A computed fold for a 96-nucleotide RNA from Chitinophagaceae bacterium DXS, annotated as TPP riboswitch aptamer (THI element). The organism belongs to Chitinophagaceae, within Bacteria. It was read from a public genome assembly, where an Rfam model found it. Its mean pLDDT, the model's own confidence on a scale to 100, is 76. The model forms 96% of the base pairs in the Rfam consensus.
[in-house]
RNA sequence: CAUCCGCUUUAGGGGUGUUCCUUUUAUGGAACUGAGAUGAUACCCUUGGUACCUGAUACGGUUAAUACCGUCGUAGGAAAAAGCAAAGGCUUUCUA
Numbered sequence: 001c002a003u004c005c006g007c008u009u010u011a012g013g014g015g016u017g018u019u020c021c022u023u024u025u026a027u028g029g030a031a032c033u034g035a036g037a038u039g040a041u042a043c044c045c046u047u048g049g050u051a052c053c054u055g056a057u058a059c060g061g062u063u064a065a066u067a068c069c070g071u072c073g074u075a076g077g078a079a080a081a082a083g084c085a086a087a088g089g090c091u092u093u094c095u096a
Stems, first nucleotide, its partner, number of pairs: 001089001004088001006084005011046004016040001017032005052077003058071004
């Protein structure tokens, strides 16, 4: 500062990649990162909005490979209401 935290209900938004093996094809299996990678009914996010998109076939660094890590980013966009209970939440400053 203020109810933004948490839980419940309903509504809405979003992503689902890389590599290897197998299969006549369809497919099936495994590994990597991650909340989520078999579109699950799950996962995440809903304006106090890094859920997600654009920039982007971007730039730098890793990796078997990748939207894997970072910069870009105080960027431009992007979807909500109610109730319950609770003393959590966000920002700034100081100290360790």